[in-house]
RNA sequence: AGGAGACUAUUAGCGCCAGGACCGUAAGGUUGACGAGGAAUGGCAGUUAUCGAAAGACUCGGCGGAUGCUGCCACGGCAGGGCGUGUCGUGAGAAAGAGGAGAAAAAGCAGAAUCAACACUGUAACAAACCUUCUUUCACCGCUUCAA
Numbered sequence: 001a002g003g004a005g006a007c008u009a010u011u012a013g014c015g016c017c018a019g020g021a022c023c024g025u026a027a028g029g030u031u032g033a034c035g036a037g038g039a040a041u042g043g044c045a046g047u048u049a050u051c052g053a054a055a056g057a058c059u060c061g062g063c064g065g066a067u068g069c070u071g072c073c074a075c076g077g078c079a080g081g082g083c084g085u086g087u088c089g090u091g092a093g094a095a096a097g098a099g100g101a102g103a104a105a106a107a108g109c110a111g112a113a114u115c116a117a118c119a120c121u122g123u124a125a126c127a128a129a130c131c132u133u134c135u136u137u138c139a140c141c142g143c144u145u146c147a148a
Base pairs, nucleotide, nucleotide: 001008002007014064015063016062017061019060020031021030022029023028034052035051036050041074042073043072044071045070046069047068075089076088077087078086079085080146081144082143083142084141093138094137095136096135097134098133099132100131108123109122110121111120
């Protein structure tokens, strides 16, 4: 969101479409994000919101939304307690290097369908980040003297 209900579908590359492009005599139609990752604290503000794949008229352009990031505040973890400070977010230090794990679409082929564009179905293969393991480096403080 749909349904009387059982329930079903969707849940953020997501929704929409005044531009552009494509199809159609016309009316009009089509296109406009491919997956991975993300709500693992809360609030406010800001922001063109991460990663690669494909493509090279588009994933271009516009509007809306958004789980991201940054700053501040609150709460919380760690640095024994408290106060400060630092750093993180309940899996609760940072950075670098090496390893591990880890897609879908497009294209091709096949199918079905349309006046057509486009879209649909099946199909082998192919990432990076987050994550994880190891190593190295850096940080692990100040005051208090509460505890030991």